Overview
The prediction has a mean pLDDT of 84. The part of an RNA shown here (small-subunit ribosomal RNA, central domain) has 350 nucleotides and comes from an uncultured bacterium. Its Rfam family is "Bacterial small subunit ribosomal RNA". Rfam links the family to the GO terms ribosome and structural constituent of ribosome.
[in-house]
Context: one part of a larger RNA
RNA sequence: UUGGGCGUGCAGCGAGCACCUAUGGUUAAAUAAGUCGGAAGUGAACGGCUGUGGUAUAGCCUUAGGACGCUUCGGAAAGUGUUCAACUUGAAUGCUCAAUGAGAGAGUGGAAUUCCGUGUGCACCGGUGAAGUGCCUACAUAUAUGGAGGAACACCGGUGGGGAAAGGGGGUCUCCGGUCUGUAACUGGCCCCUAAGGCUCCAAAGUGUGGGGAGCAAACAGGAUUAGAUACCCCGGGAAUCCCCGCCCUAAACGAUGAGUGCUAAGUGUGGGGUCGUUUCCGGCACUCAGUGCCGCAGCUAGCGCAUUAAGCACUCCCCCUGGGGAGUACGCCCUCAAGGUUGAAACUC
Repeated sequence: UUGGGCGUGCAGCGAGCACCUAUGGUUAAAUAAGUCGGAAGUGAACGGCUGUGGUAUAGCCUUAGGACGCUUCGGAAAGUGUUCAACUUGAAUGCUCAAUGAGAGAGUGGAAUUCCGUGUGCACCGGUGAAGUGCCUACAUAUAUGGAGGAACACCGGUGGGGAAAGGGGGUCUCCGGUCUGUAACUGGCCCCUAAGGCUCCAAAGUGUGGGGAGCAAACAGGAUUAGAUACCCCGGGAAUCCCCGCCCUAAACGAUGAGUGCUAAGUGUGGGGUCGUUUCCGGCACUCAGUGCCGCAGCUAGCGCAUUAAGCACUCCCCCUGGGGAGUACGCCCUCAAGGUUGAAACUC
C1' cells in the first nucleotide's frame, strides 16, 4: 500500500469557518475523453503461463497457443466526463409566528460569610470519633443595630430550554447571533456536501503588566491519628480563585460514537410551533414539523448493547488504527515569555 477496521479490544482531530482537491438533483440535445466491442501492426531469442509429444513420474527437451501492454484505423452511445438548453424537489433569501441560562456592554437587587463601630451581657467559644493546637476578661461566642468590601446568585429548576464545541442560571436596559413553525409571494435556479494545508474559538490549571482580595484554599506551619503519617481529620495560612488587556492551547475536551444525504415496525413521556381535521367548544382527541428522553421489532453486534437522535440498509468526503513495552520518550523542524505544546522514531525486550 491492498484489505479490514475506528461506542467498550489499536483507532473519530476538542469545535467551527473556508480556498484547493474529491463528490453531486431532474429532463432534452450534442460530443466521444474515459468505457465497450471489431480489425491491423508491434512487443528478437531465451525465460514465464497453458496444452501436445519425447518417457512410466519428477526434471529436462520439443512443439503449438493464449494472455497481456502499446500504437493505428473504423464503430457503439445506456451510464460517467465535457458542452449547451431548460426545470424545481436540494440550497439560499424574504415575509410571518414562537421560544430562548446563546454572546457583548452598562446600571442595579436581596440573602449569606467575613471585618469594623456601638449597645446588652458573662465565661467560655470553637472543633472532633475523642481530643489538642486555636480564640477569649485588652470582654470573645451569643444577641441587637449601623457601616465597609468582595465573590456567588437559594426557591423557580424540570433526562426542561439555548449554543459549533468549550461553556452558559438574581434582575433591568441597550446592541447583536443562531434556531423552529407557517407561507410559496418575490428573486434566482444546483449556487450543494465534505474538507488536506490555512484561519478562528477553545474548561481548569499556568503565565505577563496593572488592579482587587470577602469566602475558599495548593505551598507552608502547627495540632492530632499512627509503628511511621512528608496523608486522610482539626486550627491557621499565603499564591490562585475575581477584573482589564495579552499569552498558553491542553482535558475521561465523553455520547469514549466525524460531517452530510436518503430509506427502514410500533408504543409512551416531555419542551416549542402548525392544521379549511374532530368535538360536549373549558379542554381533549387526531394528524403534522423540527427538538429532547424512555421502551422496543426487523437488522446489526464477540458479547454488552444499538435500534427513525442507529452501533440498521446505502452513498460521498475527511481524520485515524495495524501486537505489548520502550514511548507520546529521544532527536530534528515549527510554535511559546516560560511551563511546555504539535509533529514523532529506533536500538533493545517479551